[in-house]
Molecule: Bacterial RNase P class A
Organism: Candidatus Cloacimonadota bacterium
RNA sequence: CGGGAAGAUCAGAUGUCCGCUGUCUCCUUGCGGGACAGAGGAAAGUCCGGACACCACAGGGCGGGAUACUUCCUAACGGGAAGCUGCAGCGAUGCAGAGCCAGCUCCACAGAAACAAACCGCCCGGCGCGCUCCUUUUUUCUGCCGUUGAGAGACCGCAGUUUUUAGUGUCGGGCAAGGGUGAAAUGGUGGUGUAAGAGACCACCGGAAACCUUGGUGACAGGGUUUGCCGGGAAUGCCUUAUCCGGUGCAAUGCCAAAUAGGGAAGCCAGGAAGCGCUGCCCGCGCGUUAUGGCUUCCGGGUAGGCAGCUUGAAUCCGCCCGCGAGGACGGAUCCAGAGGAAUGGACAUCAGCCGCCGCGCCAGCGGCGGACACAGAAUCCGGCUUACGGUCUUCCCGCCGG
Repeated sequence: CGGGAAGAUCAGAUGUCCGCUGUCUCCUUGCGGGACAGAGGAAAGUCCGGACACCACAGGGCGGGAUACUUCCUAACGGGAAGCUGCAGCGAUGCAGAGCCAGCUCCACAGAAACAAACCGCCCGGCGCGCUCCUUUUUUCUGCCGUUGAGAGACCGCAGUUUUUAGUGUCGGGCAAGGGUGAAAUGGUGGUGUAAGAGACCACCGGAAACCUUGGUGACAGGGUUUGCCGGGAAUGCCUUAUCCGGUGCAAUGCCAAAUAGGGAAGCCAGGAAGCGCUGCCCGCGCGUUAUGGCUUCCGGGUAGGCAGCUUGAAUCCGCCCGCGAGGACGGAUCCAGAGGAAUGGACAUCAGCCGCCGCGCCAGCGGCGGACACAGAAUCCGGCUUACGGUCUUCCCGCCGG
């Protein structure tokens, strides 16, 4: 200097004039005077969790929904902090997290075969044809290039050397080591062995299991011994397991006033009914509690006003202590919107920050001129998450250049 990763913070300030809303106060009681205060970090989304209010006193079951590694924080959460494991990335870092031995389902195409098996092949045997001319086949060793691998090694090609003599068609049997297909094919390499092979056996490596053991609160991370025990993936597939969840929401809810055609029609009702409520269903429970009464449905008409809820709160700031941290304890200070179709504004000036241009300067920077400054507005309140977005700062990673 370039490119990246993670985090913190601000969201202008001052003055003059005019205009709004709330609280308090004064007086000559008037849309009067004065003092103080007056929109965000997301106020957005309405996605989670609550406070609060009502439904009865909130019971049970089914259904439904959510969460899901460990420990901690919090009123709680699907949130946050710290960690563990896995994956991606050169890295800073990011993302993910119950279970595939409960059962079921799926893995296209290709391929012999994807819970199963032989396409090319290798070996043995039978039968047929051919056979040392050409041609071709087989084996050993060394060196080199490339690929792969933790390594030992393996594969492929070339060169040299050495060795051997063959082959082909068909049938039967043995094999899954070599090659091929694929995202993935029965652990890997080497050896023994075999007619040819194969964990069939052995050495080492990897995985798994059992037992013992070290560190850690824990998730987990190591170590030792033994055992040939040795196919996978998907549950943002159905499903299983564990934990949690009553509902509706300030248009909740409470109080007051006013109006009404003392309207009309149909139906149901005494087993504490008909009916209503407790989410969707069931059980259970409660209310209702009786005919000049109660309830349900339909037609028609009236009202939609005022007050409260309404802002002192799991609040904010400062200090100090504990904690890796999220946070917590103690002490002190402060009051910081409450509208009601919806106030919190407008004008002028100056300064700060930002952007652009010009000049000076090696750089840092200095001066001048101009510009206009993101996303966006409380409505019961609080804790989170997600989304939108301008400026400043800090730390870290990779690369390049110079000293």